[in-house]
The prediction has a mean pLDDT of 81. The RNA shown here (small-subunit ribosomal RNA) has 1519 nucleotides and comes from an uncultured bacterium.
RNA sequence: AGAGUUUGAUCCUGGCUCAGGACGAACGCUGGCGGCGUGCUUAACACAUGCAAGUCAUAGGAGAACAUUUCCUUCGGGAAAUAAGUACACUGGCGAACGGGUGAGUAACGCGUAGGCAACCUACCCUAUAGACUGGGACAACAUUGUGAAAACGGUGCUAAUACCAGAUAAUAUCAUUUCUUAAUUAGUUGUGAUUAAAGAUGGCUUCGGCUAUCGCUAAUGGAUGGGCCUGCGUCUGAUUAGCUUGUUGGUGAGAUAAAGGCUCACCAAGGCAACGAUCAGUAGCUGGUUUGAGAGGAUGAUCAGCCACACUGGGACUGAGAUACGGCCCAGACUCCUACGGGAGGCAGCAGUGAGGAAUUUUGCGCAAUGAGCGAAAGCUUGACGCAGCAACGCCGCGUGAUUGAAGAAGCUCCGAGGAGUGUAAAAAUCUGUCAUAGGGGAAGAAUAUCAAUUGUUCUAACAAAACAAUUGACUGACGGUACCUUAUAAGAAAGCCCCGGCUAACUUAGUGCCAGCAGCCGCGGUAAUACUAGGGGGGCAAGCGUUGUCCGGAUUCAUUGGGCGUAAAGGGUUCGUAGGCGGGCUAAAAAGUCAAAAUUGAAAGCCCACGGCUUAACCGUGGAGGUGGUUUUGAUACUAUUAGUCUUGAGUGAGGUAGGGGUAAGCGGAAUUCCUGGUGUAGCGGUGAAAUGCGUAGAUAUCAGGAGGAACACCAAUGGCGAAGCAGCUUACUGGGCCUAUACUGACGCUGAGGAACGAAAGCGUGGGGAGCAAACAGGAUUAGAGACCCUGGUAGUCCACGCCGUAAACGAUGAGCACUUGGUGGUGGGGGAUUCGACCCUUUCACUGCCGGAGUUAACGCAUUAAGUGCUCCGCCUGGGGACUACGACCGCAAGGUUGAAACUCAAAGGAAUUGACGGGGACCCGCACAAGCGGUGGAUCAUGUGGUUUAAUUCGAUGCAACGCGAAGAACCUUACCUGGACUUGACAUGUUAGUGACGGUUUUGCGAAAGCAAAACCUCCUUUUAACUUGCUUAAAAGCACUAUCACAGGUGAUGCAUGGCUGUCGUCAGCUCGUGUCGUGAGAUGUUCGGUUAAGUCCGAUAACGAGCGCAACCCCUAUUCUUAGUUGCCAGCACAUAAUGGUGGGGACUCUAGGAAAACUGCCUGGGAUAACCAGAAGGAAGGUGGGGUCGACGUCAAGUCAGUAUGUCCCUUACGUCCAGGGCUACACACGUGAUACAAUGGAGAGUACAAAGGGUAGCCAAGCCGCAAGGUGGAGCCAAUCCCAAAAAACUCUUCCAAGUUCGGAUUGCAGUCUGCAACUCGACUGCAUGAAGCAGGAAUCGCUAGUAAUCGCUCAUCAGCACGGAGCGGUGAAUACGUUCCCGGGUCUUGUACACACCGCCCGUCACGCCAUGGAAGCCGGUAGUACCCAAUGCCAGUGCCUUAACCUUCGGGAGAGAGCUGUCUAAGGUAAGAUCGGUAACUGGGGCGAAGUCGUAACAAGGUAACC
Repeated sequence: AGAGUUUGAUCCUGGCUCAGGACGAACGCUGGCGGCGUGCUUAACACAUGCAAGUCAUAGGAGAACAUUUCCUUCGGGAAAUAAGUACACUGGCGAACGGGUGAGUAACGCGUAGGCAACCUACCCUAUAGACUGGGACAACAUUGUGAAAACGGUGCUAAUACCAGAUAAUAUCAUUUCUUAAUUAGUUGUGAUUAAAGAUGGCUUCGGCUAUCGCUAAUGGAUGGGCCUGCGUCUGAUUAGCUUGUUGGUGAGAUAAAGGCUCACCAAGGCAACGAUCAGUAGCUGGUUUGAGAGGAUGAUCAGCCACACUGGGACUGAGAUACGGCCCAGACUCCUACGGGAGGCAGCAGUGAGGAAUUUUGCGCAAUGAGCGAAAGCUUGACGCAGCAACGCCGCGUGAUUGAAGAAGCUCCGAGGAGUGUAAAAAUCUGUCAUAGGGGAAGAAUAUCAAUUGUUCUAACAAAACAAUUGACUGACGGUACCUUAUAAGAAAGCCCCGGCUAACUUAGUGCCAGCAGCCGCGGUAAUACUAGGGGGGCAAGCGUUGUCCGGAUUCAUUGGGCGUAAAGGGUUCGUAGGCGGGCUAAAAAGUCAAAAUUGAAAGCCCACGGCUUAACCGUGGAGGUGGUUUUGAUACUAUUAGUCUUGAGUGAGGUAGGGGUAAGCGGAAUUCCUGGUGUAGCGGUGAAAUGCGUAGAUAUCAGGAGGAACACCAAUGGCGAAGCAGCUUACUGGGCCUAUACUGACGCUGAGGAACGAAAGCGUGGGGAGCAAACAGGAUUAGAGACCCUGGUAGUCCACGCCGUAAACGAUGAGCACUUGGUGGUGGGGGAUUCGACCCUUUCACUGCCGGAGUUAACGCAUUAAGUGCUCCGCCUGGGGACUACGACCGCAAGGUUGAAACUCAAAGGAAUUGACGGGGACCCGCACAAGCGGUGGAUCAUGUGGUUUAAUUCGAUGCAACGCGAAGAACCUUACCUGGACUUGACAUGUUAGUGACGGUUUUGCGAAAGCAAAACCUCCUUUUAACUUGCUUAAAAGCACUAUCACAGGUGAUGCAUGGCUGUCGUCAGCUCGUGUCGUGAGAUGUUCGGUUAAGUCCGAUAACGAGCGCAACCCCUAUUCUUAGUUGCCAGCACAUAAUGGUGGGGACUCUAGGAAAACUGCCUGGGAUAACCAGAAGGAAGGUGGGGUCGACGUCAAGUCAGUAUGUCCCUUACGUCCAGGGCUACACACGUGAUACAAUGGAGAGUACAAAGGGUAGCCAAGCCGCAAGGUGGAGCCAAUCCCAAAAAACUCUUCCAAGUUCGGAUUGCAGUCUGCAACUCGACUGCAUGAAGCAGGAAUCGCUAGUAAUCGCUCAUCAGCACGGAGCGGUGAAUACGUUCCCGGGUCUUGUACACACCGCCCGUCACGCCAUGGAAGCCGGUAGUACCCAAUGCCAGUGCCUUAACCUUCGGGAGAGAGCUGUCUAAGGUAAGAUCGGUAACUGGGGCGAAGUCGUAACAAGGUAACC
């Protein structure tokens, strides 16, 4: 510091998500040790049990027991002493208001910060002063007695005090008054008067009178400490909370309080708060800090520290220095417990602990040794504060789980190209060490006060003593804990996991799974080759932890002060005026509010930061420093802003003189047109449309003429023009607003903007009353259509018009708020002025105001804007913060209503969007091409047959191909075979290949037999080895071994036309023989990309020329290649034969020949080369000449980048999957040939341009030894026989046919046509039944030119005629070739189809077979309304009123004081009253829950209906 994600790609806007840090955490897996911290965030829910506040005998009265000892004893016991003036209690003092807990309440002077109190209090402590005198009466305890279950309470009697009371004395206290100071009687000061006090205890001395020390007591001073009150500033959200308030705001008086004050009361006045947010509602303890961040900020308020509040809930007071009191009291309420049912008891948000809640948070531990607190003179006691220990990886920090050596590298596991590679020096093994753990031994610091003892000094006293204080020495005291630490010994031993590996993001492979199971933070993985699921191996990261979840900050400049925006992405208010507010021209002076500087004070400690230090280090801790951006006070500066005073004219305004205009309001007037009415002429239609119909018209329309009525709108002028804020148009008049220009006079900053507010505000709509010609929602009819609630047509009502009143919205748009200033230009228009010139107009030039276009800098994401800014600055206002939900809901306000303004949330998605780019597409445009149309010729579609397909059928009818681009296609040939299918019969290392092991020796061939359909199974007979080496040995023979070969058995494997053409190679089709497709460098653009390749011509062509920020190049085009057309040359056999010769009935038959044809090698020829014209003089085009051929001469081969997941796993190859006595192999028979039907492709025809018969001519290109087969003979023929010739320019197939000549047929289902069928044959072949071809005779069907529709062809072409070949035993109407005869037409590019280029629009990019909208149906989710029902909260009014304070009070009761002894004063109980909690009642408010029913919304798999939008989206879209 960034990254991923919208797109085919790009830039931008914009959201979502991730990487970081933190945590009182929780969960999952795992877990060795130590140090330091931390540990109910939820139910302020309920609590068993124990403990958490006592202490003082030196304030006081009383006063045990156990036990021990002694004595007595009737042995039952009793007494005394010690225990002990102890314990438990009691009176009294102090404390209990601290310490500890919690965060419910509280939006507040609660907290923070800075101040104030001349308006206050403060026990204990310190300081200074004075005093402590004389008396009195009680009450607990106790004793006794009573009531009660208990808790407890009552009566009688005794008693002490530092308890209580009275009196005396008294001040610098309090009160009143007074003098002086003062602005001031809230202060200080001087007098006078009045009022108010006490307590002793212990020790020492004592002449017993007392004195004295310490502690205590009283009054009073000052302080310290702690509090109380007041004030400035700061302190969350909501305006869908806008008005709140009656003790309310102030005054006077009184009361209350420690104290000011409406704090309370009486009276008086009517104020006070609020847009700078009152009131109300919601939420919340506040702070130092913590966390994050570069910072500014944001979030947070555990532990520690400060403040506040609370103590079961609500209320209340008492005591006290202090409380409205956590471990006190009273009352009410809820809850729990005890009960004898009468009545009582209780409050863990103290420490432990329990239950409950919850994802979740510890021991009913030890000790007062330390620190602190209370009491005490002290010893000391108490202390769940605290110090420690325990539990928990909850966090931070530290350590360890070993170290060294150790293989070209064990085993196992994984992968593999089968060779190897990885795990990996890792292990094993060897050597070593000892942190930690275990055991033994040693062993701290934390402890020093106090106290006691000793010594010394000081104070006190006349002196001593005592006491106190100070110093020194010694003694005593440790929960943790035999802990930290040290040392010795044994021993590598007891000690590694978790997450991740598609991108972001470091790290890859194998298997399994097969849109399943699953993963996922975002994008997204998974549908048979998953680096994304699960597992293994390997790797990466962190490490006693690792991941996940949650929350906060960051990244997010994504609320933008630092630091964003608003033409089109979200965003300028419809416009203007104007209030508050904000901002504001020049000069001078003053003062000093802002501002700046300095100083002082504060900003607690802890924390953060720095330095040093202490624990072995660190975390942690200690000491010191810095910082603390803030507040207050004082002093100073005066440029700027504000303020005050004065002044100026340029901003602004007023006056004067001109000027343009559909600016506004009202009244009047005008002509054209439509419609209607009346009359005339006139007759059958008019009208309307794409075409029609509805409609009007013989009752006279339309048309036309004349007259009249009425309403609305104002042609031409007219414009890119004018005025105005939106809006405004015939003409005239009246009234009236604003602008602009000119010169100068006046005012003297009077200005700009503008939250609220006010006014105006198109169309539609509403109300009342008019008006109503035309037009025209709704509505009706006619069409269109699948439908047509539309578009089109005929009608037609509101409305449109006027007056008055509402409404208040529009894509109210320049999608651009207002104002001021500045910043190169060009060219128009409108209004005014100046200059020059002219007779004048025009023209020229210049200057203001307004209004357009183009364009530069600049700016912008780009498009674009550009002195009329979207540039550069300033001021003010409005508005935005992902899409949808939602221009919605609820609430409020406005409105007669319609509705408007304001304006959310739940939920849901990962996008939505802007601009530009490349494509594709368009029922967009322009240009061009093609047998694309047109012009022609011939077909198909009708018939019969052949063939292929679909369908159906079948045991099987094998499989594939399916728009063009499947369908006479794979198949260049299914009777068996082929053959893959079916039925049946057989085989199992196999029909075929290679290898291993064992055995046999042959194998094999021939023949035969049985079963059988064959395959095969079973059996028999005969014939029969080869090569090399070795041993014995003389060759030979024999034996052994090896190799080859074969069989049998075994193991690997073979085999598969089984699946996947969507895993593939290769090949092919198609667009398309269309002219395109790209690259390098350069240039332009932020970029995708563009340019080049566009443009003007031209071409068959991106062919060429020219222009040109492009210049070149590549793949395509063309050419090079082949055939064909002409000529030359070379060579002549099997070809040819002109001339010569021979022979024949005749023939190149023969000798010869190379002239010709021909064959097959090589050359030439054609290039727009030449001419004319056109054209830019170019490219090129048109024409002519020459030429065999003329403008690529004709034909072929040749197919760019790519598209269609096009076709093919059944041609072959091949990954993966599947079968393995079968999905393999062999065999027989059947099937692929079926047949109601539908389609494609063909053949033959329907006849006379013909059929039949007879005769006569002319080809090319092929094939032939498992072959072609001549002549001859036989047969009506197919064919048979025959065998010559030929491995071919030699022989054969081989006859070419149409054509031509002659004859016949005579318009008919025929002498057309030949299907079908019968009989008889031929050929091939093991075999023609299913199922071949051909022949003869006989039979003689449909068909008389083919509906809608549709195909081919532009010249040697169509049409027509035959010939050959491949496949093949045989089978050709198909296919591939060959030649013969040989046309017609093309004006032309409007239209159909396909293609190319440019341009335009786009919401498409799987690219129009695209995208996409709404209703309905189904499921799920959240939400609004709703008769009602339930609950919470805060108030209001009234009723009742506990407790308690205060006030009053006849009767009643009463130790202290007074008394004249009667009583009184005072007090108490009781009663009454005000106030008051809880409770009750009532009507409302507000919030929430729930609800029959109901509304819309979102999401959901391939549902239904249409097709609204995106292209001119097929009616332009939208508000």
RNAcentral holds the sequence, with entries from ENA, Greengenes and SILVA.
It matches the Rfam family "Bacterial small subunit ribosomal RNA".